A computed fold for a 466-nucleotide part of an RNA from an uncultured bacterium, annotated as small-subunit ribosomal RNA, 3' major domain.
Context: one part of a larger RNA
RNA sequence: UGACGGGGACCCGCACAAGCGGUGGAGCAUGUGGUUUAAUUCGAAGCAACGCGAAGAACCUUACCUGAUCUUGACAUCCCGAUGCCAAAGCGCGUAACGCGCUCUUUCUUCGGAACAUCGGUGACAGGUGGUGCAUGGUUGUCGUCAGCUCGUGUCGUGAGAUGUUGGGUUAAGUCCCGCAACGAGCGCAACCCUUGUCAUUAGUUGCUACGCAAGAGCACUCUAGUGAGACUGCCGUUGACAAAACGGAGGAAGGUGGGGACGACGUCAAAUCAUCAUGCCCCUUAUGACCUGGGCUACACACGUACUACAAUGGCCGUUAACAGAGAGAGGCAAAACAGCGAUGUGGAGCAAAACUCUAAAAACGGUCCCAGUUCGGAUUGUAGGCUGAAACCCGCCUGCAUGAAGUUGGAAUUGCUAGUAAUCGCGGAUCAGCAUGCCGCGGUGAAUACGUUCCCGGGCCUUG
Numbered sequence: 001u002g003a004c005g006g007g008g009a010c011c012c013g014c015a016c017a018a019g020c021g022g023u024g025g026a027g028c029a030u031g032u033g034g035u036u037u038a039a040u041u042c043g044a045a046g047c048a049a050c051g052c053g054a055a056g057a058a059c060c061u062u063a064c065c066u067g068a069u070c071u072u073g074a075c076a077u078c079c080c081g082a083u084g085c086c087a088a089a090g091c092g093c094g095u096a097a098c099g100c101g102c103u104c105u106u107u108c109u110u111c112g113g114a115a116c117a118u119c120g121g122u123g124a125c126a127g128g129u130g131g132u133g134c135a136u137g138g139u140u141g142u143c144g145u146c147a148g149c150u151c152g153u154g155u156c157g158u159g160a161g162a163u164g165u166u167g168g169g170u171u172a173a174g175u176c177c178c179g180c181a182a183c184g185a186g187c188g189c190a191a192c193c194c195u196u197g198u199c200a201u202u203a204g205u206u207g208c209u210a211c212g213c214a215a216g217a218g219c220a221c222u223c224u225a226g227u228g229a230g231a232c233u234g235c236c237g238u239u240g241a242c243a244a245a246a247c248g249g250a251g252g253a254a255g256g257u258g259g260g261g262a263c264g265a266c267g268u269c270a271a272a273u274c275a276u277c278a279u280g281c282c283c284c285u286u287a288u289g290a291c292c293u294g295g296g297c298u299a300c301a302c303a304c305g306u307a308c309u310a311c312a313a314u315g316g317c318c319g320u321u322a323a324c325a326g327a328g329a330g331a332g333g334c335a336a337a338a339c340a341g342c343g344a345u346g347u348g349g350a351g352c353a354a355a356a357c358u359c360u361a362a363a364a365a366c367g368g369u370c371c372c373a374g375u376u377c378g379g380a381u382u383g384u385a386g387g388c389u390g391a392a393a394c395c396c397g398c399c400u401g402c403a404u405g406a407a408g409u410u411g412g413a414a415u416u417g418c419u420a421g422u423a424a425u426c427g428c429g430g431a432u433c434a435g436c437a438u439g440c441c442g443c444g445g446u447g448a449a450u451a452c453g454u455u456c457c458c459g460g461g462c463c464u465u466g
Base pairs, nucleotide, nucleotide: 004466005465007464008463010461011460012459013458015454016453019418020417021416022415023414026309027308029306030305031304032303033302034300035299042053043052064295065294067292069290070289073125077124078123079121080120081119082118083117084116089103090102091101092100093099106115107114108113127284128283130282131281132280136278137277138273139272140271141269143267148187149186150185151184152183153182154163155162156161167178168177169176193261194260195259196258198229199228200227201226202225203224204223207219208218209217232255235249236248237247238246239245311411315370316369317368318367319366320365328359329358330357333352334351338347339346340345377408382403383402384401385400386399387398388397424446425445426444427443428442429441430440
């Protein structure tokens, strides 16, 4: 000087408290451990691994295993030779599959050749998701959006260092004010950026208006998207040290950082990643490289994490009212009306490279029924008949009808999220994607309770003490 203390003082945070809803019990989905296996590829490991890399494992992916096959190689450059046949495509034969054969077809030219492509040869080399994240770059997590971390000059100290940055107030903030051997400065804080909330103005088509519908008209309204205004403790009062500021009020769509996002200081954890990529060194080179088939990553006495669905009456089921969104997506696409089917879906093909067309709501409201039961709750599991995608759903996809109808009656110790358009609850969209979503990322609908307070638990900041 730091770090630490079941030392002290002060302060903050869904940290506790006050509330609301969960997890822990059940079934199932998913990830992990373990076990098993020919293989169950690899990584991630307290918080900060475990619906994580993976925004989507039937083949492919794929890195793993079995079997079959190749050795200048699947991919790159150079050299030599040959050819314009070949390759791709189509057809035929064969294998579990990679294979073999046939058909067909180059460009420029100064006619010397050149380019391109293929085959064969030769070695230089290719190749490695092999090892080391404790050799590294880059990227990321974390403390933590916590308020800190430093420097120059000066001064003090023999020196390590100190001072500034401490003190009195104040703030979300090392934010600002005052004081002070310090005076200044930098990285952080804040602001500048995006979005949302109000108004004005400009522009009105595909939008909007009047309507039963259309033509035609208009741009006031909704809206769209450019510009501008607006909020600054600016005004008033009280408190304060005449300061910074705090509290109350006015006006205002909005009030004291208005709400949300992006933005993450110096550093910590030899934190994570050599499997995104790059890369040193080491290792393999007829194999640790390459290619193909089938299997595996989906196993299953069990243990844990994260979700989903429930245990019901604030409910289930049936019907009616074309009830009412936002944000997105759409050409090998989104697909309407109509028709067929109980349904998944099929036929169909209007319209739409979209403010035009389509995907496109559910909780809600109204009416009926059930009458507290393992039930008209719950839907696992199983049988069967179908549908869709795709060469192909056996291992191993999703969906539908009928039948079946398991556990479960609110969950021990413990533990977790959340302070307002939030929690809770309800559906919708997107990426990935042929197909596959209870996950992830977004979107809107309905819409609470509580916060006395800081004694205690956890984490953090500052000063002080050992």